[in-house]
This is a predicted structure of an 89-nucleotide RNA (Glycine riboswitch aptamer) from uncultured Allosphingosinicella sp. The coordinates come from a structure-prediction model, not an experiment, and the mean pLDDT is 79. Its Rfam family is "Glycine riboswitch aptamer". Rfam describes the family as follows. This family represents the bacterial glycine riboswitch. RNAcentral holds the sequence, with entries from MGnify.
């Protein structure tokens, strides 16, 4: 450093338009649940910036799990996932 396996967080079931599926209707609508865009709020552990403790070949470099949240996320499942543990190259 690369592979495999195992663990591995956190934050709105918010709201409003438009589509879809579905259930009800007095056929005006209305319930739900899915995407999508906006709005507002909220995460931080891909990545990315910023400081900078501190390192090192030292007057220049590398540096975080802190800080920002541009990406990314935010019901449950999923998926992703800094880190660890073990095994192999």
């Nucleotide at each position: 450093c690369g592979c495999g396996c195992g663990g591995g967080a956190g934050a709105g079931c918010g709201u409003g338009g438009c589509g879809g599926g579905u259930c009800c209707u007095u056929c005006g609508g209305g319930g739900u649940u899915c995407g999508u865009c906006g709005c507002c709020g909220c995460c931080g552990a891909a990545g990315g910036a910023g400081c900078a403790a501190c390192c090192g070949c030292c007057c220049c470099g590398g540096a975080a799990u802190c800080u920002c949240u541009c990406a990314g996320g935010c019901a449950c499942c999923g998926a992703g996932g800094a880190c660890c543990g073990c095994g192999c190259g």